Context: one part of a larger RNA
RNA sequence: GAUUGAACGCUGGCGGCAUGGCUAAAGCAUGCAAGUCGUACGAGAACCGGCUUCGGCCGGGGACAGUGGCGGAAGGGCGAGUAAUGCGCUCCUACGUACCCCAAGGUGGGGGAUAGGUCGGGGAAACCCGGCGUAAUACCCCAUGUGCUCUUCGGAGGAAAGCUUCGGCGCCUCGGGAGCGGGGAGCGUCCUAUCAGGUAGUUGGCGGGGUAACGGCCCACCAAGCCGAAGACGGGUAGGGGGUGUGAGAGCAUGACCCCCCGCAUCGGGACUGAGACACUGCCCGGACUCCUACGGGAGGCUGCAGCGACGAAUAUUCCGCAAUGCACGAAAGUGUGACGGAGCAAUGCCGCGUGCAGGAUGAAGCGGCUUCGCCGUGUAAACUGCUGUCAGGGGCUAGAAACACUGAUCAGCCCCAAAGGAAGAGCCGGCUAACCCUGUGCCAGCAGCCGCGGUAAUACAGGGGGCUCAAGCGUUAAUC
Numbered sequence: 001g002a003u004u005g006a007a008c009g010c011u012g013g014c015g016g017c018a019u020g021g022c023u024a025a026a027g028c029a030u031g032c033a034a035g036u037c038g039u040a041c042g043a044g045a046a047c048c049g050g051c052u053u054c055g056g057c058c059g060g061g062g063a064c065a066g067u068g069g070c071g072g073a074a075g076g077g078c079g080a081g082u083a084a085u086g087c088g089c090u091c092c093u094a095c096g097u098a099c100c101c102c103a104a105g106g107u108g109g110g111g112g113a114u115a116g117g118u119c120g121g122g123g124a125a126a127c128c129c130g131g132c133g134u135a136a137u138a139c140c141c142c143a144u145g146u147g148c149u150c151u152u153c154g155g156a157g158g159a160a161a162g163c164u165u166c167g168g169c170g171c172c173u174c175g176g177g178a179g180c181g182g183g184g185a186g187c188g189u190c191c192u193a194u195c196a197g198g199u200a201g202u203u204g205g206c207g208g209g210g211u212a213a214c215g216g217c218c219c220a221c222c223a224a225g226c227c228g229a230a231g232a233c234g235g236g237u238a239g240g241g242g243g244u245g246u247g248a249g250a251g252c253a254u255g256a257c258c259c260c261c262c263g264c265a266u267c268g269g270g271a272c273u274g275a276g277a278c279a280c281u282g283c284c285c286g287g288a289c290u291c292c293u294a295c296g297g298g299a300g301g302c303u304g305c306a307g308c309g310a311c312g313a314a315u316a317u318u319c320c321g322c323a324a325u326g327c328a329c330g331a332a333a334g335u336g337u338g339a340c341g342g343a344g345c346a347a348u349g350c351c352g353c354g355u356g357c358a359g360g361a362u363g364a365a366g367c368g369g370c371u372u373c374g375c376c377g378u379g380u381a382a383a384c385u386g387c388u389g390u391c392a393g394g395g396g397c398u399a400g401a402a403a404c405a406c407u408g409a410u411c412a413g414c415c416c417c418a419a420a421g422g423a424a425g426a427g428c429c430g431g432c433u434a435a436c437c438c439u440g441u442g443c444c445a446g447c448a449g450c451c452g453c454g455g456u457a458a459u460a461c462a463g464g465g466g467g468c469u470c471a472a473g474c475g476u477u478a479a480u481c
Stems, first nucleotide, its partner, number of pairs: 001481004006477005013353006019346002021311001027308002030306003035070003040067002047060005077264003086189008095181003100177003104173004108142004117132006148157003162169002190236003197227003202224004207219003239261004243254004266287005289300004317343001319342003325339001326337004356387004366378005391422001393417005400411002425470005430451003436465005446453002
């Protein structure tokens, strides 16, 4: 000098765009953050119409709930762990792939349940049990088999679902694609030798199990290997990269915001479902913690958005909207979405604008200085006169963000009114370094980044006047180059 997710002190007008718990991956009240589909299915409250022997029946209507499907593996958060099971670059393939696209073929027949429901029972609750009975794109059986799998090449196995406003949307099998993912290799990837030897599923083989798939991934048996001063093993620290800061570069430092990858979801373990998870707001078990209880038992997981409290030098609203973009579901209308779009708070940063412009000398008063009774500085500064109208304030109108008919939370555009009004401070002035006098103090009180000032004329302390530099900021501290 540059820089910062900064903090602190003094000060503070407006706008745009960003950024904002770096500490306790300690704990959390409350609300919201993942639903959707009636064109898969049965049933059906309120309400409306008709009939009625007043018990009710029929038709419409569709709330709440249930079965079923798709989604809940995305999106969002955080960086604890991890020094390599990670990441980066370059390659490889023993693999998988719901939804989407292309191509071929098929979509025949039958059956038994079950939830909702109803009747009854248990429990404080969470919830649970039994009888009866019902539907499906839920479940099962038979058939067929273009292709598919296995094969001793004879053969064997093996699928489907309907809905519709009749336009269509689906369903099954197999092949290909796109995108996405799984796996492997080489090279690179912090400090420490006051860590020198480490290793028994260890290293390899044969056979098997398992997996979508290769593999000591797992297992039986056999062999005795494998790694290591080019640093194994151990210890410490740490998510990695694109990037970011600085620097002429090499380098050094760093990894907030945004993007990619990885890991995690109270701590530890486990599998289930599924195309995909060993699954943040799913399940089971154990631990710690919190809560409810009728003491028999139960409930919970903000490292989602807000918010609380604690910690800390320190970091925001329990806001508005699905109008846009995107995602899920749906044939669609649409519904949901604390993703997202916006607004709020904070000078936290960057950028822009303003706090007026022109004239104006009785060079006023005040304050300060002196060669001391008159001069000099503040100073065209003010008063005063004229002018303008940025921002803030008030009123009116309305393009645009809206595509595609409708649709704007919010932002934004134009015109007019009034009026200089509401808008300047901070640090510094011995040298480095730009800016000097007076008074007070007297090695005191104090200053200080370094050199150093202060012991009676201090441009270095303190006050006043004046000046210099930046400016809605200015300084200090911390940190990096």

A computed fold for a 481-nucleotide part of an RNA from an uncultured Phycisphaeraceae bacterium, annotated as small-subunit ribosomal RNA, 5' domain. The RNAcentral record of the full RNA draws on SILVA. Model confidence (mean pLDDT): 86 of 100.